Molecule: transfer RNA
Organism: Planctomycetaceae bacterium
RNA sequence: CGGGACGUCGGGUAGCGGCUAACCCGCGUGCCUUGGGAGCACGAGAUCGUGGGUUCGAGUCCCACCGUCCCGA
Numbered sequence: 001c002g003g004g005a006c007g008u009c010g011g012g013u014a015g016c017g018g019c020u021a022a023c024c025c026g027c028g029u030g031c032c033u034u035g036g037g038a039g040c041a042c043g044a045g046a047u048c049g050u051g052g053g054u055u056c057g058a059g060u061c062c063c064a065c066c067g068u069c070c071c072g073a
Stems, first nucleotide, its partner, number of pairs: 001072007010025004018056001027043005049065005
């Protein structure tokens, strides 16, 4: 320098262009327990890397950047 893949709650993964972005772990509160753990119930937490574009409608499609990884030179 060229090509490709990826970027979504604190961590890890989902998410056919269509209402309130889901699940596991973790976290908080309550119940239970002598206490802790486990278990049960409830809850908080992501404007989806950034900025544009397409569309009635974008996490999803397109473009440019930024970052990570892989391949080639």